RNA sequence: AGGCGCGUAGCUCAGUUGGCAGAGCACCACCUUGACAUGGUGGGGGUCGUUGGUUCAAAUCCAAUCGCGCCUA
Numbered sequence: 001a002g003g004c005g006c007g008u009a010g011c012u013c014a015g016u017u018g019g020c021a022g023a024g025c026a027c028c029a030c031c032u033u034g035a036c037a038u039g040g041u042g043g044g045g046g047u048c049g050u051u052g053g054u055u056c057a058a059a060u061c062c063a064a065u066c067g068c069g070c071c072u073a
Stems, first nucleotide, its partner, number of pairs: 001072007010025004019056001027043005049065005
């Protein structure tokens, strides 16, 4: 330098053919206990790496760019 893959909640990751942003764990409150753990109920938390484009509508399609990993030179 070129190619491929990944980037979504604090962590690990889903997300179909473009149409409500989700799960588990973690965190907070309450219930349960003499207390803890377990369990139960509820809740908070996201500019979907960044910028631009297409579209009535983009995590999803297109372009550029940044970071990480792998391959080739």
This is a predicted structure of a 73-nucleotide RNA (transfer RNA) from a Gammaproteobacteria bacterium. Rfam family: tRNA. Gene Ontology term of the family: triplet codon-amino acid adaptor activity. The family's RNA type in Rfam is transfer RNA. The coordinates come from a structure-prediction model, not an experiment, and the mean pLDDT is 81.